[in-house]
RNA sequence: GUCCCCUUCGUCUAGUGGUUAGGACGCCAGAUUUUCAUUCUGGAAACAGGGGUUCGACUCCCCUAGGGGAUG
Numbered sequence: 001g002u003c004c005c006c007u008u009c010g011u012c013u014a015g016u017g018g019u020u021a022g023g024a025c026g027c028c029a030g031a032u033u034u035u036c037a038u039u040c041u042g043g044a045a046a047c048a049g050g051g052g053u054u055c056g057a058c059u060c061c062c063c064u065a066g067g068g069g070a071u072g
Base pairs, nucleotide, nucleotide: 001071002070003069004068005067006066007065010025011024012023013022018055027043028042029041030040031039048064049063050062051061052060
């Protein structure tokens, strides 16, 4: 240099064009407990950035950024 893959709550992850973007751990609040822990209930929290296609995009296409791999 060329080609391929990946990027979603704090972390790990599900989501192959339509509905409130779901789950686990973590965090916060409450209940329980003499207290802590455990357990139960509830809550906040995310689509890497830009553009395009489409009635409609996390999803398809292009560019950029970051990470990983193959090759010379």
This is a predicted structure of a 72-nucleotide RNA (transfer RNA) from a Sneathiellales bacterium. It was read from a public genome assembly. Its Rfam family is "tRNA".